[in-house]
The RNA shown here (Bacterial RNase P class A) has 345 nucleotides.
The coordinates come from a structure-prediction model, not an experiment, and the mean pLDDT is 75.
It matches the Rfam family "Bacterial RNase P class A". Rfam classes the family as a ribozyme.
It was read from a public genome assembly, where an Rfam model found it.
RNA sequence: CAAGUAAGACAGACAAUCGCGGCUGACAGAAAAGUCAGGUGAGGAAAGUCCGGGCUUCACAGGGCAGGAUGCCGGAUAACGUCCGGUGGAGGCGACUCCAAGGCCAGUGCAACAGAAAUAAACCGCCGGAGGAAAUAACUCCGGUAAGGGUGGAAAGGCAGUGUAAGAGACUACCGCCCGACUGGUAACAGGCGGGGCACAUGUAAACCCCAUCCGAAGCAAGACCAAGCAGAAGCAUAUGGCGGCCCGUCAGCUUCAGGUAGGUCGCUUGAGCGUACCGGUAACGGUACGCCUAGAUAGAUGAUUGUUCAACGACAUAACCCGGCUUAUCGUCUUGCUUGCUGU
Numbered sequence: 001c002a003a004g005u006a007a008g009a010c011a012g013a014c015a016a017u018c019g020c021g022g023c024u025g026a027c028a029g030a031a032a033a034g035u036c037a038g039g040u041g042a043g044g045a046a047a048g049u050c051c052g053g054g055c056u057u058c059a060c061a062g063g064g065c066a067g068g069a070u071g072c073c074g075g076a077u078a079a080c081g082u083c084c085g086g087u088g089g090a091g092g093c094g095a096c097u098c099c100a101a102g103g104c105c106a107g108u109g110c111a112a113c114a115g116a117a118a119u120a121a122a123c124c125g126c127c128g129g130a131g132g133a134a135a136u137a138a139c140u141c142c143g144g145u146a147a148g149g150g151u152g153g154a155a156a157g158g159c160a161g162u163g164u165a166a167g168a169g170a171c172u173a174c175c176g177c178c179c180g181a182c183u184g185g186u187a188a189c190a191g192g193c194g195g196g197g198c199a200c201a202u203g204u205a206a207a208c209c210c211c212a213u214c215c216g217a218a219g220c221a222a223g224a225c226c227a228a229g230c231a232g233a234a235g236c237a238u239a240u241g242g243c244g245g246c247c248c249g250u251c252a253g254c255u256u257c258a259g260g261u262a263g264g265u266c267g268c269u270u271g272a273g274c275g276u277a278c279c280g281g282u283a284a285c286g287g288u289a290c291g292c293c294u295a296g297a298u299a300g301a302u303g304a305u306u307g308u309u310c311a312a313c314g315a316c317a318u319a320a321c322c323c324g325g326c327u328u329a330u331c332g333u334c335u336u337g338c339u340u341g342c343u344g345u
Stems, first nucleotide, its partner, number of pairs: 001341010012309007020041002023038005043316001047327002050325005055219004067215005072086005087101001088099004102210002107208002109204003123149002125145007157175002160172003176198001177196004182191003223266004232257005240252004273292008310314001
């Protein structure tokens, strides 16, 4: 310098004018609305709504069925399907990356096409015997054989040798597989040792299923409180009014009550919060001290114009109860560690 790999930061800046949502103060006001001034006002994903938790209401003695999710080991956490560190496997020269990674000797299902045969084998080939007819070739018949060919993703462990009529774990070494104890490790697992010739005969569980663990339901339009008007219930006494005087009744009026509509208040943003330093831990993360306050609307606010500036005219995208993750989208710029190659000294 080039190519790559891992982790992270930023997501235009400044000024002026106009406009919008909260808040504070002043003016004014019965209140609401208003005017002026000040200060404040979206993201790394606010997105998809895919997981987990807080919070709220309902349900709930205990247990089970159904349904769903997860699935190597250890740890982190409020919790998780997330994260960290390992193990095993796969990819890469490498830095490094990826993996839903329990169980097909509980049962059931599926395996197209090709191929003689797909869970069971003789199509070609190889070998032995018999036959007609003298024969070792050819042909026919009987038998042996999975070493070779061919088909396939897969053909009954691989490879080399011994052996044999030809062959074959039939036997032997090495590798693989299974079993056993030992050693190391918290464990997953690893290592060497010993035994078993391996008929314990294929693959598939993101096929049904089996096993283990976890899960009550719905969601801020959750929900809590205050509460006009209309309609409802009760009352009006020596003591409310109309229905020509009285009683009943009825209509109206007044008072009280219950429920709760419109509307309002809360929930609502101080939180498993953020920053810095130190300590513990390989790490995720945890602890201590100091500092900071950072939108809260309810039909829903962030925009526009101009100027200067930047290597850049600036992508993806706009909170609606909050938080931890995952996934997806994204113009570009920068920083750090590491790897490979080339060049120079």